[in-house]
Molecule: TPP riboswitch aptamer (THI element)
Organism: Synergistales bacterium
RNA sequence: CCUUGGCAUCGGGGGAGUCGGAACACCGACUGAGAGGAGGCGUAGGCCUCGACCCCUGGAACCUGAUCCGGGUCAUGCCGGCGAAGGAAAGAUGCGGGUAGACGGCA
Numbered sequence: 001c002c003u004u005g006g007c008a009u010c011g012g013g014g015g016a017g018u019c020g021g022a023a024c025a026c027c028g029a030c031u032g033a034g035a036g037g038a039g040g041c042g043u044a045g046g047c048c049u050c051g052a053c054c055c056c057u058g059g060a061a062c063c064u065g066a067u068c069c070g071g072g073u074c075a076u077g078c079c080g081g082c083g084a085a086g087g088a089a090a091g092a093u094g095c096g097g098g099u100a101g102a103c104g105g106c107a
Base pairs, nucleotide, nucleotide: 001105002104005103006095007094008093009092010091011056012055013054014053017030018029019028020027021026037050038049039048040047041046062087063086064085068081069080070079071078
């Protein structure tokens, strides 16, 4: 400075990349809220359920554009653009606070 953005339960939506170590597994490093924690299936790629994390229209959680553009890095959506673009779950109840700041966030 913001002003209910907070907490709990239930419901719903979503993603899991890059690099090194010979290699699926496993170990380590980078960014991040989260990079695969548990179980199952599969010859394998991978898929399913649950958990963690985030988001639910006041929606940049997440997807398309995208084998995109500029910058940077060992590398990567790592940063910015794209973006007043097009989609995306239309949340519910209770508690707390209630014109001020307890909780929370930003500088």